[in-house]
Molecule: Fluoride riboswitch aptamer (crcB RNA motif)
Organism: Alphaproteobacteria bacterium
């Protein structure tokens, strides 16, 4: 100088940011819960299960801590 290997770096873990650690990813990881049809399925035929609307809720963490913001309460 070339070439493979590994291993850094890199991104994600329902609302910001920082530190620590854990897990997950390789255009994937990730993108909360309740309720809910006049739709769709099924079935012993009036239930059952799936979801879209509309409505409701918790939380800034995947944990641990800090800081921001928010929301209770108390005091000055």
């Nucleotide at each position: 100088u070339c070439a493979a290997u590994a291993c850094g770096a890199g991104g994600g873990g329902a609302u910001g940011g920082g530190g620590u650690u854990c897990c997950c990813c390789g255009c994937a990881a990730c993108c909360g819960c309740c309720c809910g049809a006049c739709g769709a399925c099924c079935g012993u035929u009036c239930g059952g299960u799936c979801u879209c609307a509309a409505g409701g809720c918790u939380g800034a963490u995947g944990a641990c801590u800090c800081c921001u913001a928010c929301c209770g309460c108390u005091g000055a």